FMN riboswitch aptamer (RFN element) from an uncultured Anaerolineae bacterium, 141 nucleotides, folded computationally. Rfam family: FMN riboswitch aptamer (RFN element). Its family is annotated with FMN binding in the Gene Ontology. Rfam describes the family as follows. The RFN element is a highly conserved domain that is found frequently in the 5'-untranslated regions of prokaryotic mRNAs that encode for flavin mononucleotide (FMN) biosynthesis and transport proteins. This element is a metabolite-dependent riboswitch that directly binds FMN in the absence of proteins. In Bacillus subtilis, the riboswitch most likely controls gene expression by causing premature transcription termination within the 5' untranslated region of the ribDEAHT operon and precluding access to the ribosome-binding site of ypaA mRNA.The FMN riboswitch structure, reported in present an FMN-bound six-stem junction, adopts a butterfly-like scaffold, stapled together by opposingly directed but nearly identically folded peripheral domains.
[in-house]
RNA sequence: AUUAACCUUCGGGGCAGGGUGACGCUGCGCAGCUGCGUAAGCGAAUUCCCGAUCGGUGGUAAAGCCCACGAGCACCGCUAAAGUGCAUGACCCGGCGCAAUUCCGGGGCCGACAGUAAAGUCUGGAUAGGAGAAGGUCAAC
Numbered sequence: 001a002u003u004a005a006c007c008u009u010c011g012g013g014g015c016a017g018g019g020u021g022a023c024g025c026u027g028c029g030c031a032g033c034u035g036c037g038u039a040a041g042c043g044a045a046u047u048c049c050c051g052a053u054c055g056g057u058g059g060u061a062a063a064g065c066c067c068a069c070g071a072g073c074a075c076c077g078c079u080a081a082a083g084u085g086c087a088u089g090a091c092c093c094g095g096c097g098c099a100a101u102u103c104c105g106g107g108g109c110c111g112a113c114a115g116u117a118a119a120g121u122c123u124g125g126a127u128a129g130g131a132g133a134a135g136g137u138c139a140a141c
Base pairs, nucleotide, nucleotide: 003139005137006136007135008134009133010132015051017050018049019048023043024042025041026040027038028037029036030035052121053120054111055110056069057068058067059066064109065108072086073085074084075083091107092106093105094104095103113124114123115122
């Protein structure tokens, strides 16, 4: 210095501020267990509307939107690993440059499953898992 093996640690962020009010409770009226009507009062969507805000890993001229991977669901299996199947979103223009859908300027777009007044952001599986990252040990040569 290289290769293999083993070990340790790390390894995802985000609704500020407003609007509306389905619905519920209390009251009142009818009815008379239930229920129907009313809308006076209170509560009520971080999901709807305005607006705000977030961006895993490897590659490459620096990336949420290029290429690839991880995360999801089902089957199988030993409550494991591997495997199989299904699902798997989104970008254009201009500029500089040898080179950029990655930088700069401008304008856009996307985001698993379950719960619930319809969710990228709340709650949950998850003190989980994982692409991978960093470091260490030993042997051989």
The sequence was found by an Rfam model in a public genome assembly. Its mean pLDDT, the model's own confidence on a scale to 100, is 82.